[in-house]
RNA sequence: UGUACGAACGGGCAAAAUCAUUGAAAAAUGAUGACGCAAAACUAGAGGGACUAAAGUCUUGAAGACUAUGUCAGCCAGUUGCCGAA
Repeated sequence: UGUACGAACGGGCAAAAUCAUUGAAAAAUGAUGACGCAAAACUAGAGGGACUAAAGUCUUGAAGACUAUGUCAGCCAGUUGCCGAA
């Protein structure tokens, strides 16, 4: 130094839930809060997967089905990357 690994140190992020705001919804943002995380950083203009269905299309008695142009990076994946004991 590289690969694997995860003791210590110093920091970092923040699940569920509650409240507020936005949104058709999924969900997002802020506050409170810590379940966890060595990538819980970045990428959804194009690897897979999941969620939603406003508009649209089809069927219809009510209503239902399909569909992402919406969303998720804390599902996998890709890219980058802090510290250094055994």